[in-house]
């Protein structure tokens, strides 16, 4: 570098509920755990998905959002191979 245990120290927190912000997607806080070895960070200048609007036969354009879809960057631990 790569890999990832029924290991250690720890960490995060889906759905759902409550409050709140937003036109929406969705965000934040608390509760809650389905899961996660990057479920840490990055969203104009990778792809993808979602929202609203324009146009339309289709394609396309604009807008905001999603990192727990892939991707990029960084990182704790160390059995086996």
């Nucleotide at each position: 570098u790569a890999c990832g245990a029924u290991a250690a120290c720890g960490g995060c927190a889906a759905a759902c509920c409550u409050a709140u912000c937003g036109a929406a997607a969705g965000g934040u806080a608390g509760g809650g755990a389905c899961g996660c070895a990057a479920a840490g960070c990055u969203a104009a200048a990778g792809g993808g998905c979602c929202u609203u609007c324009c146009c339309g036969a289709a394609a396309g354009g604009a807008u905001g959002g999603c990192a727990g879809c892939c991707a990029g960057c960084u990182a704790c631990c160390g059995a086996a191979a």
A computed fold for an 81-nucleotide RNA, annotated as c-di-GMP-I-GGC riboswitch aptamer. It was read from a public genome assembly, where an Rfam model found it. The coordinates come from a structure-prediction model, not an experiment, and the mean pLDDT is 86. Rfam family: c-di-GMP-I-GGC riboswitch aptamer. On this family, see Weinberg et al., Proc Natl Acad Sci U S A 2017: "Bioinformatic analysis of riboswitch structures uncovers variant classes with altered ligand specificity".